[in-house]
RNA sequence: UGUAGCUUAAGAGGUAGAGCACUCGCCUAGCAAGCGUGAGGCUCUGAGUUCAAUCCUCAGCA
Numbered sequence: 001u002g003u004a005g006c007u008u009a010a011g012a013g014g015u016a017g018a019g020c021a022c023u024c025g026c027c028u029a030g031c032a033a034g035c036g037u038g039a040g041g042c043u044c045u046g047a048g049u050u051c052a053a054u055c056c057u058c059a060g061c062a
Base pairs, nucleotide, nucleotide: 001062002061005020006019007018008017014051022038024036025035026034044060045059046058047057048056
């Protein structure tokens, strides 16, 4: 260091966003590109603190 299939964001705790990829639609004779749209993660595992943990503490795993 560990967050969506991949790459990653989330100043100081307040029910997680983006790009690519994917779905559907528009466009095209068709494909690609472009534009619009939708789905997909409760965050490596367990415990603790707290009204509330991706965030703080401890242990473990890689």
Transfer RNA from Ictidomys tridecemlineatus, 62 nucleotides, folded computationally. NCBI's taxonomy places the organism under Eukaryota, Craniata, Boreoeutheria, Euarchontoglires, Ictidomys. Model confidence (mean pLDDT): 83 of 100. Rfam family: tRNA. Rfam describes the family as follows. Transfer RNA (tRNA) molecules are approximately 80 nucleotides in length. It is annotated as a transfer RNA. Clan: tRNA clan. The same sequence occurs in records of 3 taxa.